[in-house]
């Protein structure tokens, strides 16, 4: 420095331009003599900016850090 991928809850990974979900994790309840288990409930996220669109994680532009190729 060019090229090509990525950045989504606490982690981990989804997601035809139209409700942001899923596993573990967490926090309550329930059940147990305790705890685990198991069950139900719930709280948490789209890397910054701008721009298209009724509607943008998703599509355009720029910027930030990570990786991976090439000099």
């Nucleotide at each position: 420095u060019g090229c090509g991928g990525g950045a989504u809850g606490g982690u981990g990974u989804a997601a035809u331009g139209g409700u942001a979900g899923c596993a573990c994790g967490c926090u309550g309840c329930u059940c147990u003599c305790u705890g685990g288990a198991a069950g139900c409930a719930g709280a948490a996220a789209u890397c910054g900016g701008g721009g298209u669109u009724c509607a943008a994680a998703u599509c355009c532009c720029u910027g930030u850090c990570c990786c991976g190729c090439a000099g």
This is a predicted structure of a 71-nucleotide RNA (transfer RNA) from Candidatus Woesebacteria bacterium GW2011_GWC1_42_9. The organism belongs to Candidatus Woeseibacteriota, within Bacteria. The sequence was found in a public genome assembly. Rfam family: tRNA. By type it is a transfer RNA.